Predicted 3D model of a 75-nucleotide RNA (transfer RNA) from a Micrococcales bacterium.
Its mean pLDDT, the model's own confidence on a scale to 100, is 81.
Taxonomically the source falls in Micrococcales (Bacteria, Bacillati, Actinomycetota, Actinomycetes).
It was read from a public genome assembly.
It matches the Rfam family "tRNA". The family's RNA type in Rfam is transfer RNA.

[in-house]
RNA sequence: CCGGAUGUAGGGGAGCUUGGCCACCCCACCUGGUCUGGGCCCAGGAGAUCGCGGGUUCGAAUCCCGCCAUUCGGA
Numbered sequence: 001c002c003g004g005a006u007g008u009a010g011g012g013g014a015g016c017u018u019g020g021c022c023a024c025c026c027c028a029c030c031u032g033g034u035c036u037g038g039g040c041c042c043a044g045g046a047g048a049u050c051g052c053g054g055g056u057u058c059g060a061a062u063c064c065c066g067c068c069a070u071u072c073g074g075a
Base pairs, nucleotide, nucleotide: 001074002073003072004071005070006069007068010027011026012025013024020058029045030044031043032042033041051067052066053065054064055063
């Protein structure tokens, strides 16, 4: 320098093809119940504007362009 993959709550994973209503699940966290207390269990809750910027569109995690980071391969 060329090409590929990945980037989504504190951690992990889905959703990306086929654009759509509040971005889902597990663990962790918070509150309440249960318990002498803790754990288990039950009920409820908070947390991500989806790596960054721009574009298309009524509408973008999703499509297009550029860039960044990690990683793999090639020269």